[in-house]
Molecule: small-subunit ribosomal RNA
Organism: Pseudomonadota bacterium
RNA sequence: GCUUCGGAGAGUUUGAUCCUGGCUCAGGACGAACGCUGGCGGCGCGCCUAACACAUGCAAGUCGAACGCGAAAGGAGGCUUCGGCCUCUGAGUAGAGUGGCAAACGGGUGAGUAACACGUGGGUAAUCUACCUCUGGGUGGGGAAUAACCCGGGGAAACCCGGGCUAAUACCGCAUAAUGCAGCGGCACCGCAUGGUGACAGUUGUUAAAGCGGGGGACCGAAAGGCCUCGCGCCUGGAGGGGAGCCCGCGGCCGAUUAGCUAGUUGGUAGGGUAAUGGCCUACCAAGGCGAUGAUCGGUAGCCGGUCUGAGAGGACGGUCGGCCACACUGGCACUGAGACACGGGCCAGACUCCUACGGGAGGCAGCAGUGGGGAAUCUUGGGCAAUGGGCGCAAGCCUGACCCAGCGACGCCGCGUGGGGGAAGAAGUCCUUCGGGACGUAAACCCCACAAGUGAGGGACGAAUAAACACCGGCUAAUACCCGGUGUGAUGACGGUACCUCACGUAAGCCCCGGCUAACUACGUGCCAGCAGCCGCGGUAAUACGUAGGGGGCGAGCGUUGUCCGGAAUUACUGGGCGUAAAGCGCGCGUAGGCGGCUUGGUAAGUCGGUUGUGGAAGCCUCAGGCUCAACCUGAGAACGGCGACCGAAACUGCCGGGCUCGAGUGCGGUAGGGGAUGCUGGAAUUCCUGGUGUAGCGGUGAAAUGCAUAGAUAUCAGGAGGAACACCGGUGGCGAAGGCGAGCAUCUGGGCCGUGACUGACGCUGAGGCGCGAAAGCUAGGGGAGCAAACCGGAUUAGAUACCCGGGUAGUCCUAGCCCUAAACGAUGGAUACUUGAUGUGGGCGAUUUAAGUUCGUCCGUGUCGUAGCUAACGCGCUAAGUAUCCCGCCUGGGGAGUACGGUCGCAAGGCUGAAACUCAAAGGAAUUGACGGGGACCCGCACAAGCGGUGGAGCAUGUGGUUCAAUUCGAUGCAACGCGAAGAACCUUACCUGGGCUUGAACUGUCGCUGCACCGCUGGGAAACCAGCGUGCCCUUCGGGGACGGCGACAGAGGUGCUGCACGGCUGUCGUCAGCUCGUGCCGUGAGGUGUUGGGUUAAGUCCCGCAACGAGCGCAACCCCUGUCCCAUAGUUGCCAGCGGGUCAUGCCGGGCACUCUAGGGAGACUGCCGGUGAUAAACCGGAGGAAGGUGGGGAUGACGUCAAGUCAGCGUGGCCUUUAUGUCCAGGGCUACACACGUGCUACAAUGGCCGGUACAAAGGGCUGCAAACCCGCGAGGGGGAGCUAAUCCCAAAAAGCCGGUCUCAGUUCGGAUUGGAGUCUGCAACUCGACUCCAUGAAGCUGGAAUCGCUAGUAAUCGCGGAUCAGCUACGCCGCGGUGAAUACGUUCCCGGGUCUUGUACACACCGCCCGUCACAUCACGGAAGCGGGCUGCACUAGAAGCACCUGAGCUAACCCUUCGGGGAGGCAGGGUGCGACGGUGUGGUUCGUGACUGGGGUGAAGUCGUAACAAGGUAGCCGCAGGAGAACCUGUGGCUGGAUCACCUCCUUU
Repeated sequence: GCUUCGGAGAGUUUGAUCCUGGCUCAGGACGAACGCUGGCGGCGCGCCUAACACAUGCAAGUCGAACGCGAAAGGAGGCUUCGGCCUCUGAGUAGAGUGGCAAACGGGUGAGUAACACGUGGGUAAUCUACCUCUGGGUGGGGAAUAACCCGGGGAAACCCGGGCUAAUACCGCAUAAUGCAGCGGCACCGCAUGGUGACAGUUGUUAAAGCGGGGGACCGAAAGGCCUCGCGCCUGGAGGGGAGCCCGCGGCCGAUUAGCUAGUUGGUAGGGUAAUGGCCUACCAAGGCGAUGAUCGGUAGCCGGUCUGAGAGGACGGUCGGCCACACUGGCACUGAGACACGGGCCAGACUCCUACGGGAGGCAGCAGUGGGGAAUCUUGGGCAAUGGGCGCAAGCCUGACCCAGCGACGCCGCGUGGGGGAAGAAGUCCUUCGGGACGUAAACCCCACAAGUGAGGGACGAAUAAACACCGGCUAAUACCCGGUGUGAUGACGGUACCUCACGUAAGCCCCGGCUAACUACGUGCCAGCAGCCGCGGUAAUACGUAGGGGGCGAGCGUUGUCCGGAAUUACUGGGCGUAAAGCGCGCGUAGGCGGCUUGGUAAGUCGGUUGUGGAAGCCUCAGGCUCAACCUGAGAACGGCGACCGAAACUGCCGGGCUCGAGUGCGGUAGGGGAUGCUGGAAUUCCUGGUGUAGCGGUGAAAUGCAUAGAUAUCAGGAGGAACACCGGUGGCGAAGGCGAGCAUCUGGGCCGUGACUGACGCUGAGGCGCGAAAGCUAGGGGAGCAAACCGGAUUAGAUACCCGGGUAGUCCUAGCCCUAAACGAUGGAUACUUGAUGUGGGCGAUUUAAGUUCGUCCGUGUCGUAGCUAACGCGCUAAGUAUCCCGCCUGGGGAGUACGGUCGCAAGGCUGAAACUCAAAGGAAUUGACGGGGACCCGCACAAGCGGUGGAGCAUGUGGUUCAAUUCGAUGCAACGCGAAGAACCUUACCUGGGCUUGAACUGUCGCUGCACCGCUGGGAAACCAGCGUGCCCUUCGGGGACGGCGACAGAGGUGCUGCACGGCUGUCGUCAGCUCGUGCCGUGAGGUGUUGGGUUAAGUCCCGCAACGAGCGCAACCCCUGUCCCAUAGUUGCCAGCGGGUCAUGCCGGGCACUCUAGGGAGACUGCCGGUGAUAAACCGGAGGAAGGUGGGGAUGACGUCAAGUCAGCGUGGCCUUUAUGUCCAGGGCUACACACGUGCUACAAUGGCCGGUACAAAGGGCUGCAAACCCGCGAGGGGGAGCUAAUCCCAAAAAGCCGGUCUCAGUUCGGAUUGGAGUCUGCAACUCGACUCCAUGAAGCUGGAAUCGCUAGUAAUCGCGGAUCAGCUACGCCGCGGUGAAUACGUUCCCGGGUCUUGUACACACCGCCCGUCACAUCACGGAAGCGGGCUGCACUAGAAGCACCUGAGCUAACCCUUCGGGGAGGCAGGGUGCGACGGUGUGGUUCGUGACUGGGGUGAAGUCGUAACAAGGUAGCCGCAGGAGAACCUGUGGCUGGAUCACCUCCUUU
């Protein structure tokens, strides 16, 4: 330089954030299964469960060219006593038998096996090998039997027994033989220790055989044949090939809650055995062998090539195909054989099944198909040997469920199709809709074109040629025979009615999903129901999350679901993680194994590196090429195969061996500080007790008390004594120690450190699994001791209770000795060692330099603090004492709960310690930091918040509202503050929404269309409570005379109507915090981020008001001001209806009149107040205090004005409005009733309880309002309400209208009254259609409760409270004592901010965030789930001991039996063999006793889970007694108490240190 390969995340803890951490998802895969669906083809695959049991058929035979036998039916002929017989043929056939080879292959399965079983690489000098190939030699001559067969017998059968005959390539001697084997003795070569090799020479011994077939000339023979030759075979050697056995290195599962295992065990010697080594076996000898680098034991599992996944490393798996192993009903055993301990062979035992005549027998599909069973689940009792391969055979050939094909199954992969083109601004239908329209949608219809599958018809392969045979050529041979080789001819197809080609007709889409992750949205139904769900989570009336539909998205003959594996998961981290606070450093040391190790030099070559080479089977993966129309699939070639072995080489690094060095480490020498440890002795202060004295009534204790002590003399005080424990001050983030820990003084013994020196050793080092030791407190054992303190316990308080906190007592214990225990928040929550990396400052110990010295200053080493650089960290923080940068070693972690629990083991006297799970369950549990909120945390500051004051409420009667109750209805809403004289600023009807009853149905009101019609309007009659129903009378405008129109009626339609529901679907409006001073933004800066800064701080203010400071600089909404009313007028303007100073006129009198507009006033404008001026305080600031002037002074007073937001606050009944519901009613009309009920309860008020008063008489002064369906004067009548009357007034003119308290005078005299007025009786007035339910007012009469109001509670800081009256809205009238306004009279008090309430700012803690009305713990009760213990019971596996002993094998015996060989006198004997017997080993079994594991178990123990159970309140804030840890005791429970420890405790004070000036 080129090329190639190659790694994605998301959801979920929070109010939000970062981190930790788990859970979950998206991907790929499958021998799959299930649901819905299903057109075709190709290629593959198909019992993963019961190695459960199997009916039936088939799966291993073959050879007549090894051998002896040898039918029958049928046919033909003959004979016949007609029963049959004989011959030929069938046929040397069928058939069985002897013999040979095969049956150990092929096929199945995965049970067992953790093993040299497998993989890989080696060894065999320790071996075998039938058939095959090559090669040497040989194949002579004899013998005796035995199946079949025949005869006889037993048995149901299986089958067996006896006698007789017979063959062989069956069997047995003999001969020959070496190059075989063995012995002896040499030689040569080689090697690896034993040793190996040699067709080298020698010697001794020993071991063979079988024939069959074809052909044939000479020769021999009576013939058969010999003989020759060829082929096949046989025997004996050698070599090869393939196969097999054995041995070894290395590699690959889990459990240590399996830690020790082992007697043939380990080795040796000798022997046996095997093809062969070996303790494989036996005897003897020795006492070994294995194990923390995991023996033994337990669990699980066939192993591999490979397959899936993954970027890779890795992880998981081992089905089909290929290699190896193991097994064949279960267990044992051997036989045969080249090969087996033998799937379709044998024997025995066992279980099971079948047959049986009950005496006995038979069987083994984990071969192919098939059946039952099990299971979620896995096929045909098919065809064929045509091909490939195998067995036998010379061959033809036979056999072959190996195999090749077909069948079934979407089980998988791959390919194809279900049509293509045109076709509307777009049919119908469906869905949605804002009603306009939109969508399905060119989709369909329709037109043109084309056609897999299938059916019918026609054609039609490859897979099959080296068969035999024949012909020719060549070889063998004596040979033209045979045989072998070559060439040509030449039979054979299960699949298959196939593929493929042609023609005609011609058919085929589903499944899942649409809240986020994740691609795709609407409607309806449903209403925490029904249901969904992978995680988060949806559903309680508008659900994109359930169900359906329309639409959409994805994939497509499939689509989803479930299960499993890998991935994502760096979530076991080799690649590639962590441990201060998230899970995680052992409490501390010493030290074994192990791991790691300074400088230098030589050697070596184990590790390491390079090269060459062997191996790494095939298939598969990958690349290239090729074949099926493509692909899947298949074929060929290549690459690759990470590994292991051999040889050669290199020597840097590591290792090993040797030499040297001194800086690591250690030693020596000289100093030095110290609560380091142990023992002994000694001391004083204090508490308590005892004795005595003085002394008298209390002491003690607490929040307050009480128990307790005390007149028997306490407490207090003095003196003396006893005893135990602890050591004030010094004392200090000072010292020492490894940690725990160590504190009076002295002595003795003793460990370690530091500094200086540089003499000595020469890497002697670091760490440290196991192991050993030390180890606070509590606790235990034994013996002492016991002053104080003090679990338990007893009492007193507190409290709802108080098994506590507080108080009075008090025992273990605390102390000592000896021995245990071994745990703590044993903490720096920080393992040890070494090296390196800016600084500042304090302190302890030592040394050096400087200086005459005290001292100062500087340097250095060790220790101990603080602040901080870089860096690190999630942040907090750490920061030369690292949590920085590195190396080495150890320990530990892997979500929360269950649980430091159970079981097991081990230690302990016990308590208990150490080790340490699982089921089940959750979608989190956590760390740090942020913003809030909260605190019985802190600081500061406000407010009629408290306090100080005045008057009330709470008691009474009445009014009114509410709750409750009642009712046919008592319509509805409002509900702490912030509902309750509220919506109601007017319920007798109306209102009115409620109830009862009676009516209407396009409707009482609205818009529109169509049809019919006409009695429009108005008036009248009848019924009726009315509404309403029924009935009677009459027209208008235009006209082309048909009709049309306005209005009305009837009918139809579209639609009206609803105070029906939802204020938790909304708009609008309102309340409240709160007129509080706050709430935010832009840019910048800081922080990974939430977020912070600004807005905090110092002052100041009513105020985030202003000033100053400041990584902030500015800005917005709020505050303030601008607006209105009110206070002043030297201001100007205007002058009636107001006013009247001066002028004139008039009246009893009055602005009554002329006149005037000065004043008052009216009402529009202006001025005025701004901390502007002076002094003081303060930072020379803001500002505050005081003063002057002024009508007014620091916001003059009042009002209007309400930030971001909070309360799902209030209102669907003011109005509007989405959705839902209703439509002869939930609409509408009418009458009557109800909203006015009444045993009660509460709120808000009125009037009172009286003399600061009541009553009577007289008399004075407002403001603000209202008035034409109205206010109404004068005057008259009535006691009065009121009536009559009507002037005036559309109002600064007239009226309502008198203001009242007040003032003057009188009376009442403390009384339920001349107080108070409820209630009731009677009589009236007025409004109104109508006052019965249910109006107000008047008069007369009546004259109740009530004598100042418990706990509690409200308002108010000045023209305020209090008190007095006046007006208005609504309204016919009025239940108004309410509400909204107006003026009159007119106070008291505020020291102050400790406390109550509310609020603001800063800060702190937090486990709260629905935010303290929060969170949350434990017992108990109920339901449910899994687990532990448990008298036992049942099963599996297994150890040991004994017993027993089948088959079989070995050995012994073998008196019974016995063909081959030997001897023989031929009778027999011998050798050998067989049966039988015995011994040993030996499976199943039995007995006893252990171990282990599983199931079950009355009862029992805790644990988990479960919307609204019980008891308490432990924890989170100082959580109301700070919490937590260990131990101990106690208690319903959380817990409490004691003792020691920790800060992961708030607050205040003090001390020390640091930073800055």